[in-house]
């Protein structure tokens, strides 16, 4: 340096749920809380998923359909940085 993750240590993150808050929503953030995680650090580049304010279409005027410029990095791949210690 590369591959890989047995056991362990120092530490780290934090699902569901609840409260507060922002948002049209998906969801984000803060607190409580731990299902889990060796990148569950970071980046929407590829695939995927979620939402549909606005816009477009349609309508029996109730609504319905399409649409990401919104979101998910704890869906997979990729990129990038990094802790520990057998091998």
């Nucleotide at each position: 340096u590369c591959a890989g993750g047995a056991a362990a240590a120092a530490g780290g993150c934090a699902a569901a749920u609840c409260c507060g808050u922002c948002g049209a929503a998906a969801g984000g953030c803060g607190g409580a809380g731990a299902c889990g995680c060796a990148a569950a650090g970071c980046c929407a580049c590829c695939g995927g998923u979620c939402u549909a304010c606005g816009g477009a279409g349609u309508u029996a005027c109730g609504g319905c359909u399409c649409u990401a410029u919104g979101a998910c990095a704890g869906c997979g791949g990729g990129g990038u940085u990094g802790c520990c210690g057998g091998u």